[in-house]
Annotation
The prediction has a mean pLDDT of 81. A computed fold for a 73-nucleotide RNA from Candidatus Woesearchaeota archaeon UBA525, annotated as transfer RNA. NCBI's taxonomy places the organism under Archaea, Nanobdellati, Candidatus Woesearchaeota. It was read from a public genome assembly. It matches the Rfam family "tRNA". Rfam's curators write: Transfer RNA (tRNA) molecules are approximately 80 nucleotides in length.
RNA sequence: GUCCCGAUAGCUCAGCGGUUAGAGCGCGUGGCUGUUAACCACGAGGUCGCCGGUUCAAAUCCGGCUCGGGACG
Numbered sequence: 001g002u003c004c005c006g007a008u009a010g011c012u013c014a015g016c017g018g019u020u021a022g023a024g025c026g027c028g029u030g031g032c033u034g035u036u037a038a039c040c041a042c043g044a045g046g047u048c049g050c051c052g053g054u055u056c057a058a059a060u061c062c063g064g065c066u067c068g069g070g071a072c073g
Stems, first nucleotide, its partner, number of pairs: 001072007010025004018056001027043005049065005
C1' cells in the first nucleotide's frame, strides 16, 4: 500500500429494512434467610464508532473516515 473481518448497555454478545433495540453477567431496590451467599421479583443503564447518501422508513443497504484484529506484498 491492497484486501477481508469487526465497532450495539460497565463486560461478553444477539439483532440481516418497519413494531418498545434485546440476552447473559455485572449494578441498584425489594423479598427470602438469625447473617452472608445462593435463589426469586422489579428497576436503572444505549447519540447502535464518526460524517454523508439511498428509502415513506436505516443498528441493518451504499460511500468516505477513525479505531481494533487478520491476510498478502